Background:
Predicted 3D model of a 72-nucleotide RNA (transfer RNA) from a Candidatus Levyibacteriota bacterium.
[in-house]
RNA sequence: GGGCGCGUGGCUCAGUGGUAGAGCGCCAAACUGAUAAUUUGGAGGUCCAUGGUUCGAUCCCAUGCGCGCCCA
Numbered sequence: 001g002g003g004c005g006c007g008u009g010g011c012u013c014a015g016u017g018g019u020a021g022a023g024c025g026c027c028a029a030a031c032u033g034a035u036a037a038u039u040u041g042g043a044g045g046u047c048c049a050u051g052g053u054u055c056g057a058u059c060c061c062a063u064g065c066g067c068g069c070c071c072a
Stems, first nucleotide, its partner, number of pairs: 001071007010024004018055001026042005048064005
C1' cells in the first nucleotide's frame, strides 16, 4: 500500500428497517446463626464518529477513526 471482517450496558454476545435485549457482573430485599447458593426486584447503553437514503436507521450506502486477520 491492497483485500476482508468486526465496533451494541462493566464483560461476553443477540437484535438484518418500526424509537434495544439476554447471560455473567453490580445494588437492594427475602431466606440463613452468618456466608455461599437460590428466589424476587432494581440501576446501567442517545448502538465508534460524521454525512446520506427512508415516513422511520443499531440494521442500508459513503467517508473517517479504532481493533483483528490475510496479501504485498

It matches the Rfam family "tRNA". Rfam's curators write: Transfer RNA (tRNA) molecules are approximately 80 nucleotides in length. Rfam classes the family as a transfer RNA.